About this RNA: The RNA shown here (FMN riboswitch aptamer (RFN element)) has 146 nucleotides and comes from a Bacillota bacterium. Of the family's consensus pairs, 100% are formed in the model. Its mean pLDDT, the model's own confidence on a scale to 100, is 79. It matches the Rfam family "FMN riboswitch aptamer (RFN element)". Rfam's curators write: The RFN element is a highly conserved domain that is found frequently in the 5'-untranslated regions of prokaryotic mRNAs that encode for flavin mononucleotide (FMN) biosynthesis and transport proteins. This element is a metabolite-dependent riboswitch that directly binds FMN in the absence of proteins. In Bacillus subtilis, the riboswitch most likely controls gene expression by causing premature transcription termination within the 5' untranslated region of the ribDEAHT operon and precluding access to the ribosome-binding site of ypaA mRNA.The FMN riboswitch structure, reported in present an FMN-bound six-stem junction, adopts a butterfly-like scaffold, stapled together by opposingly directed but nearly identically folded peripheral domains. NCBI's taxonomy places the organism under Bacteria, Bacillati, Bacillota.
[in-house]
RNA sequence: GUGCGCGUUCUGGCGAGGGGCCAAUUCCCGACCGGUGGUGAUGUCCUGGGGGCAAACCCCAGGGCAAGUCCACGAGCCGCGUAAGUGCGGUUGAGCCGGCGAGAAACCGGCACCGACGGUAAAGUCCGGAUGGAAGAAGGUCGCAA
Numbered sequence: 001g002u003g004c005g006c007g008u009u010c011u012g013g014c015g016a017g018g019g020g021c022c023a024a025u026u027c028c029c030g031a032c033c034g035g036u037g038g039u040g041a042u043g044u045c046c047u048g049g050g051g052g053c054a055a056a057c058c059c060c061a062g063g064g065c066a067a068g069u070c071c072a073c074g075a076g077c078c079g080c081g082u083a084a085g086u087g088c089g090g091u092u093g094a095g096c097c098g099g100c101g102a103g104a105a106a107c108c109g110g111c112a113c114c115g116a117c118g119g120u121a122a123a124g125u126c127c128g129g130a131u132g133g134a135a136g137a138a139g140g141u142c143g144c145a146a
Base pairs, nucleotide, nucleotide: 002145003144004143005142006140008138009137010136017029018028019027031125032124033115034114035073036072037071038070042066043065044064045063046062047061048060049059050058051057068113069112076091077090078089079088080087095111096110097109098108099107117128118127119126
């Protein structure tokens, strides 16, 4: 250093403004938001080295960040089981067009689309389960293994 384990800490955002109604942040116009890991011809930033008189710029190495709708996971929901903690199984949303290019699921541009359950005038955004759980992240003078 790596793998497994243990324990610690952390781990989700958003209804501006207006219409209408007895009543809606739920309807209508319009606004806004995007969990985790991976991937990532690429984009961008940082550091070091090299080229170049130098700047611009180019090359090499390392690192950070970058996908709601590509892959996978999580929560939620459903079923079964449990005294309970919780376990097993199921389910689990949404993208096209154009550009550049050898190549686009990721780049650039445009236009779309999606979002558990309970409550309530019909909710991705309010209230609630939730001071919860969790994918996982970080780090640890810890344990085990080759």